[in-house]
Context: one part of a larger RNA
RNA sequence: UUGGGCGUAAAGCGUACGUAGGCGGCUCGUUAAGUUUGGUGUGAAAUCCCUGGGCUCAACCUAGGACGUGCACCGAAAACUGGCGAGCUUGAAUCUCGGAGAGGGUGGUGGAAUUCCCAGUGUAGAGGUGAAAUUCGUAGAUAUUGGGAGGAACACCGGUGGCGAAGGCGACCACCUGGACGAAGAUUGACGCUGAGGUACGAAAGCGUGGGGAUCAAACAGGAUUAGAUACCCUGGUAGUCCACGCCGUAAACGAUGAGUACUAGGUGCAGCGAGUAUUGACCCUUGCUGUGCCGUCGCUAACGCAUUAAGUACUCCGCCUGGGAAGUACGGCCGCAAGGCUAAAACUC
Numbered sequence: 001u002u003g004g005g006c007g008u009a010a011a012g013c014g015u016a017c018g019u020a021g022g023c024g025g026c027u028c029g030u031u032a033a034g035u036u037u038g039g040u041g042u043g044a045a046a047u048c049c050c051u052g053g054g055c056u057c058a059a060c061c062u063a064g065g066a067c068g069u070g071c072a073c074c075g076a077a078a079a080c081u082g083g084c085g086a087g088c089u090u091g092a093a094u095c096u097c098g099g100a101g102a103g104g105g106u107g108g109u110g111g112a113a114u115u116c117c118c119a120g121u122g123u124a125g126a127g128g129u130g131a132a133a134u135u136c137g138u139a140g141a142u143a144u145u146g147g148g149a150g151g152a153a154c155a156c157c158g159g160u161g162g163c164g165a166a167g168g169c170g171a172c173c174a175c176c177u178g179g180a181c182g183a184a185g186a187u188u189g190a191c192g193c194u195g196a197g198g199u200a201c202g203a204a205a206g207c208g209u210g211g212g213g214a215u216c217a218a219a220c221a222g223g224a225u226u227a228g229a230u231a232c233c234c235u236g237g238u239a240g241u242c243c244a245c246g247c248c249g250u251a252a253a254c255g256a257u258g259a260g261u262a263c264u265a266g267g268u269g270c271a272g273c274g275a276g277u278a279u280u281g282a283c284c285c286u287u288g289c290u291g292u293g294c295c296g297u298c299g300c301u302a303a304c305g306c307a308u309u310a311a312g313u314a315c316u317c318c319g320c321c322u323g324g325g326a327a328g329u330a331c332g333g334c335c336g337c338a339a340g341g342c343u344a345a346a347a348c349u350c
Stems, first nucleotide, its partner, number of pairs: 003322004007304002012318001014201004021194003025088007033081002035077008049065006091191001092188004096183003103177007110154001115149007125136002162169002206247006216240001220236004258317006266295011299306002323350003332343004
């Protein structure tokens, strides 16, 4: 490289948008680049193959023929692919109406709780643990009542519930704003799918500047435990946790399962929107589309399992793998304030 693969054995980029490229619905006409077909030329000789000949045979030598899958030119065909032209509506998109939602951003509001402060009541303990001690407390703690300050998170509802491309999103109200879905029609007329590079977003931790600091809590200190205990347990406690702006760009970023389209038994839940039936209205019942779970047939799988939300059957495009270690390391390059990230070997060894 070919081949074979990528849920768990090596292997799906964390996610999306999108450039080039690749691929692309139905009908008619045209063209003839691809394609198919015929001819001509060329495709050196030797070699290989076939039929003969010459060395006693053979190897070997030699004559003729054939082959030479390729290229160029000329002619033909027009189904398919491509180009051009014209059209179509089922793919895609737009418009109208509607309800659902922790989707995003900004501002404001609220109650419970923790901590702290002030005041009242009140007295000797309180904390904490396996047991203790460090610790707090007669300078009045713990408990309890009232008042106040401040920060952070939003109990119940809450649900294999919902929304979002992923990360993720959960009190309430207002404003701004994205997407999906349902119902009928109407409009555009292939406008589509994927997507190397690229760009944007991207948990936590971390970094910079300035705020904030209630709780919790790396580091750190002390008390225990222990043979030791740089831990697990306890008492404290600083960065951080929170906000604004700017970086970082990584995770078991997981469904360990790339995106899109079509097809292939069923059963049973949940959520959203509709339709039918029924009714005063709703529930119920039947049913359509969309999303999300469980079970299961065919099929697939090494097995486990997957199974219309496929890991089934096919197609299109991208990414990735190629024995273990060395190593996701060195070197170089690019990015970053740094931490480091991305790209990415080899010797050697088994």
Predicted 3D model of a 350-nucleotide part of an RNA (small-subunit ribosomal RNA, central domain) from a metagenome. The full RNA is in RNAcentral, with records from SILVA. The coordinates come from a structure-prediction model, not an experiment, and the mean pLDDT is 89.